[in-house]
RNA sequence: CGAUUUCUUCGGGGCAAGGUGAGGGGGUAUUCCCCAAUUCCUGACCGGUGGUGAUGCUCUCUUUUUUUAAAGAGAGACGAGUCCAACAGCCUCAACAGUUGAUCCGGUGAGAAUCCGGAACCGCCAGUAAAGUCUGAUUGGGCGAAGAUUUUA
Repeated sequence: CGAUUUCUUCGGGGCAAGGUGAGGGGGUAUUCCCCAAUUCCUGACCGGUGGUGAUGCUCUCUUUUUUUAAAGAGAGACGAGUCCAACAGCCUCAACAGUUGAUCCGGUGAGAAUCCGGAACCGCCAGUAAAGUCUGAUUGGGCGAAGAUUUUA
């Protein structure tokens, strides 16, 4: 370091914004007053896990000599909501199977679906004024991560 055994811990972010007023309440009152959408309109905000992630960043080494530089090599951390995959969700008595959202343009470059710039788009179920952001299912489940431990080459 790889595989294996068992266990422990961890394991998601986001509007108390403005407008409208379905509806409700008060008043002797069609005319007044109050409440009323994180769901509608406008604007704002968010993006978990594993993989891939040129360039860039940091460190080390080497070379050059124009020396607070340049080039090359190696290692490391970070790095995608919309590229790949898994979980969750849907379906089912249950499991398997099945199903499961969304991106383009420009720039740099040998190479970009990941970098830089710009403009877009997407978001389970139940409740409720129609919900990615509220409440609930959920003190749940879970891919996975870290650590300890056992055996083995």
Record summary: FMN riboswitch aptamer (RFN element) from a Tepidanaerobacteraceae bacterium, 153 nucleotides, folded computationally. The organism belongs to Tepidanaerobacteraceae, within Bacteria.